Formats: sequence, structure tokens, C1' cells
RNA sequence: CACCUAUCAAGAGCGUGCGAGAGCCCUGGCUCGAUGACCACGCAGCAACCGACCGGCCCUCCUCGGCCCGGCACGGUGCUCCUGCCAGGGGCGAUGGGGG
Repeated sequence: CACCUAUCAAGAGCGUGCGAGAGCCCUGGCUCGAUGACCACGCAGCAACCGACCGGCCCUCCUCGGCCCGGCACGGUGCUCCUGCCAGGGGCGAUGGGGG
């Protein structure tokens, strides 16, 4: 980078730095922003997608195994204004997992 797949109306903030826009693209709105947004870093937190661990169920003589259920939050991740902000259009955007 493109492909497949699941999710995107819940949840969770402080400090420092930067210095003007930001919210996927277009149009029309709307919201946030010098009382410093966005972004980056630090710490904290939220979540439970993947792995690990624990328990259960199924299968089996036993093991192996199960796209099964629950727990946990150790590791990998992601996230911490507003429904991916709303509508129309785009079939786009973001995150996890898989394989190339």
C1' cells in the first nucleotide's frame, strides 16, 4: 500500500510543549479553539479486538482440538468534546484481527 473480516449512539483527563485552526473528502449546517483547541510527550484512566493465564462446557480412552461461555487486565493495541457531530453525495474514514 491494496484485499478479507469485525466494530464505530456506551466508557474514560490532568500536566508540559507548540502556536491556529480542528472535527475523513465535497456542499450546507453545527460544535470545539489564544480561558491555547488540533498535534507531540509524560503520567493517569477507559475499553476488552488479539495473545497469555484461570475456570466451565463440548469432543476424545487420553491427549490434541473448538469461529463456544465466563473471568482477568500480564503483554500487543486502540481510545479519553459533540452519534464517524448532523444532512446529502463519496464507498469513503478510523481501530482491531487475518493473510499478501
The prediction has a mean pLDDT of 83. SAM riboswitch aptamer (S box leader) from an uncultured Chloroflexota bacterium, 100 nucleotides, folded computationally. The model forms 100% of the base pairs in the Rfam consensus.